[in-house]
Context: one part of a larger RNA
RNA sequence: UCGUGGCUAAGGAACUCGGCAAAUUAGAUCCGUAACUUCGGGAGAAGGAUCCCCGCGGCUGCCCUUCGGGGUGGCCGGCGGGCGCAGUGACCAGGUCCAAUCGACUGUUUAACAAAAACACAUGCCUCUGCUAAGUCGCAAGACGAUGUAUAGGGGCUGACACCUGCCCGGUGCUGGAAGGUUAAGGAAGCUUGUUAAUGUCCUUCGGGGCAUGAAGCGGGCGACUGAAGCCCCAGUAAACGGCGGCCGUAACUAUAACGGUCCUAAGGUAGCGAAAUUCCUUGUCGGGUAAGUUCCGACCUGCACGAAUGGUGCAACGAAUUGGACGCUGUCUCGGCCACGAGCUCG
Repeated sequence: UCGUGGCUAAGGAACUCGGCAAAUUAGAUCCGUAACUUCGGGAGAAGGAUCCCCGCGGCUGCCCUUCGGGGUGGCCGGCGGGCGCAGUGACCAGGUCCAAUCGACUGUUUAACAAAAACACAUGCCUCUGCUAAGUCGCAAGACGAUGUAUAGGGGCUGACACCUGCCCGGUGCUGGAAGGUUAAGGAAGCUUGUUAAUGUCCUUCGGGGCAUGAAGCGGGCGACUGAAGCCCCAGUAAACGGCGGCCGUAACUAUAACGGUCCUAAGGUAGCGAAAUUCCUUGUCGGGUAAGUUCCGACCUGCACGAAUGGUGCAACGAAUUGGACGCUGUCUCGGCCACGAGCUCG
């Protein structure tokens, strides 16, 4: 000096990003217990008292009895007394409360840096599937789904409960429609072209060769017309993907604008919430708490850029979650000190 323990005057969070760590609390019996609430809870809420030893007393069992009593238990907590600093004397053994955010809850998770507000969840909704089901695995056979049958099974979103869930189908998707337009392979009248038996012509060493035209067959190319779904098109559908305006004027102080005008749109954000896990400006403004508060709580609304199952707003209970505050408690600190054990260091 470090590590692990123990004690510490006065103060008591002044420490620090933050009470991190430590301390406090702790058992049993009795008393007592708030807001809120889904009436179950909250709750061990909170907050108190008692606890050891000796004797007496009251009630009530069992055993023995010579019926006088003796022995041995349980309960009550009445009375008297004793000791210590301390009686759950060691060990063991909740700190508590207030307010807010998120997630309803118990659960699950990054084996070895993240346990959470993430995942799951019961609930709700949409959608597919009529059974050789849809869907999934496999080349197939086959298997799962399921020895199930729409109160079933698959997929997606939401996420207890309460109150609710507005407007837009123009785009994209999906579903339905089938008149018209477009449209593949294939089919195909016809057109064209290659090849050459043959014919004509020229040459010939008379064996044949060159050139031109060119049937049939076999090939190549083009091709009117025919030709499904799809797409275009017509509808529906948002708890499908998604979206949910601007400018100008106006009231007898001012300010503001219930009101009016105009442009654009598929429709212009409803209820509720709002400087929010969302607010840039911003430490917004006002109020509360503090001597002093960029955090926190309650409001306001100017929402840069909330908003309704990518759910909105609440909400008792719950949480090794997050944030702010209070009491208790403490070596976290003022600010250090001391002790024990171990390591370090020296010698061997």

Description
Large-subunit ribosomal RNA, domain IV from a Balneolaceae bacterium, 348 nucleotides, folded computationally. The RNAcentral record of the full RNA draws on ENA. Its Rfam family is "Bacterial large subunit ribosomal RNA". NCBI's taxonomy places the organism under Bacteria, Pseudomonadati, Balneolia, Balneolales, Balneolaceae.